Small-subunit ribosomal RNA, 3' major domain from an uncultured rumen bacterium, 476 nucleotides, folded computationally. RNAcentral holds the full RNA, with entries from ENA and SILVA.

[in-house]
Context: one part of a larger RNA
RNA sequence: UGACGGGGGCCCGCACAAGCGGAGGAACAUGUGGUUUAAUUCGAUGAUACGCGAGGAACCUUACCCGGGCUUGAACUGCCAGCGAACGAUACAGAGAUGUUGAGGCCCUUCGGGGCGCUGGUGGAGGUGCUGCAUGGUUGUCGUCAGCUCGUGCCGUGAGGUGUCGGCUUAAGUGCCAUAACGAGCGCAACCCCUGCCCCCAGUUGCCAUCGGGUCAUGCCGGGCCCUCUGGGGGGACUGCCAUCGCAAGGUGCGAGGAAGGUGGGGAUGACGUCAAAUCAGCACGGCCCUUACGUCCGGGGCUACACACGUGUUACAAUGGGGGGCACAGAGAGUUGCUUGCCGGCGACGGUUGGCGGAUCUUCAAAUCCCCUCUCAGUUCGGAUCGGAGUCUGCAACCCGACUCCGUGAAGCUGGAUUCGCUAGUAAUCGCGCAUCAGCCAUGGCGCGGUGAAUACGUUCCCGGGCCUUGUACA
Numbered sequence: 001u002g003a004c005g006g007g008g009g010c011c012c013g014c015a016c017a018a019g020c021g022g023a024g025g026a027a028c029a030u031g032u033g034g035u036u037u038a039a040u041u042c043g044a045u046g047a048u049a050c051g052c053g054a055g056g057a058a059c060c061u062u063a064c065c066c067g068g069g070c071u072u073g074a075a076c077u078g079c080c081a082g083c084g085a086a087c088g089a090u091a092c093a094g095a096g097a098u099g100u101u102g103a104g105g106c107c108c109u110u111c112g113g114g115g116c117g118c119u120g121g122u123g124g125a126g127g128u129g130c131u132g133c134a135u136g137g138u139u140g141u142c143g144u145c146a147g148c149u150c151g152u153g154c155c156g157u158g159a160g161g162u163g164u165c166g167g168c169u170u171a172a173g174u175g176c177c178a179u180a181a182c183g184a185g186c187g188c189a190a191c192c193c194c195u196g197c198c199c200c201c202a203g204u205u206g207c208c209a210u211c212g213g214g215u216c217a218u219g220c221c222g223g224g225c226c227c228u229c230u231g232g233g234g235g236g237a238c239u240g241c242c243a244u245c246g247c248a249a250g251g252u253g254c255g256a257g258g259a260a261g262g263u264g265g266g267g268a269u270g271a272c273g274u275c276a277a278a279u280c281a282g283c284a285c286g287g288c289c290c291u292u293a294c295g296u297c298c299g300g301g302g303c304u305a306c307a308c309a310c311g312u313g314u315u316a317c318a319a320u321g322g323g324g325g326g327c328a329c330a331g332a333g334a335g336u337u338g339c340u341u342g343c344c345g346g347c348g349a350c351g352g353u354u355g356g357c358g359g360a361u362c363u364u365c366a367a368a369u370c371c372c373c374u375c376u377c378a379g380u381u382c383g384g385a386u387c388g389g390a391g392u393c394u395g396c397a398a399c400c401c402g403a404c405u406c407c408g409u410g411a412a413g414c415u416g417g418a419u420u421c422g423c424u425a426g427u428a429a430u431c432g433c434g435c436a437u438c439a440g441c442c443a444u445g446g447c448g449c450g451g452u453g454a455a456u457a458c459g460u461u462c463c464c465g466g467g468c469c470u471u472g473u474a475c476a
Base pairs, nucleotide, nucleotide: 001476002475003473004472005471007470008469009468010467011466012465013464015460016459019423020422021421022420023419026315027314028313029312030311031310032309033308034306035305042053043052064301065300066299067298068297069296070295076124077123078122079121080120081119082118083117084116087104091100092099093098107114108113126290127289129288130287131286135284136283137279138278139277140275142273147186148185149184150183151182152181153162154161155160166177167176168175192267193266194265195264197235198234199233200232201231202230203229206225207224211222212221213220238261241255242253243252244251245250317416321375322374323373324372325371326370334363335362338357339356340355342353343352344351345350382413387408388407389406390405391404392403393402429452430451431450432449433448434447435446
């Protein structure tokens, strides 16, 4: 100087407390451990691994296993020699890769050759092989915590200290005051984006607001940008005003005005560094290793196994509910090998046909809610696992191993021990909708969007993490 303390002081955080809803019990989905296996590819492992890399494992992917092939090689490139346009329908063999067959096809040229392909040779190839403890880059975490430093000066033999301490204040090393320090940098804040209010500009969405026409009805039509909205530009909030406390910074107020009030809400933004943290399998790269194989092509299998254990989720155990019927109200997106209206067939998944839309124009539409009827506390009209049968669709192909539909079957489960997690407001809880990946999909996952919409915070003694000052130390 740090680090540590079941030392002290001050302060913060859904850290505790106060509340609401979960997990831990059940079934299933998914990841992991373990076991098994020819293989169950590899990585991630307290917090900071475990619906993680994977934003799509039937083949492919695929890196693993078994078997069948190739060796200048699946892809790229330099040189030498020989041969041939390149390309290649069809047929045969084969699990396929591939091999044989070769109908057809006959490039450019300055006549030296060139382009493209095959064969042989040769220099490079290729490796998801090892090392993240050789590395770059990127990322997690402490932590959006308020810290981390420098120049000059001063103090100290020196390591170093001071500044950065103290008082008050703040979300903040934010600011004010004080001061052997005076200044400065990286962080904080602000500048950026979205959202909330108003104005201006613009009008192939919106509006009968206004005028006219038309319909069973509808902006349906002429017409118009008033309003809504869309998209640009600007204004607006600064403790500015008032009261009060304070030297000041600032605090307090069911104070005014205002759409908004003291950082309005949300996002992006992550200082010096810590964990030899993660990644050589995203990519790049040093070293080592393989080279008729640790490279590469193909068929099949595996990554989906199952006495078990754990994590994360979904659905429930019901009446604030289940079932049937009727009637409403979103936002954000996506769409031409695509989204699909209408009509017809089918109980349905879906099929056929027709039309619209490369889209503020078409697809286009929510569910919970509300109203009516029913069930009456029961393993039930709760719950839907599992299994049987019949189908639909995607795809070369659904046996291993897809989703969906219909009929039947109806398991466990009656609120879950110790313990444990999230959340402070348009939040939790709850309800549906969309997107990426994608032929299809094991999505209950991820990322977004809106609808309905709470309870509680006395307080900081205690648990956890963190910041500042101080003290002790046998630690560095």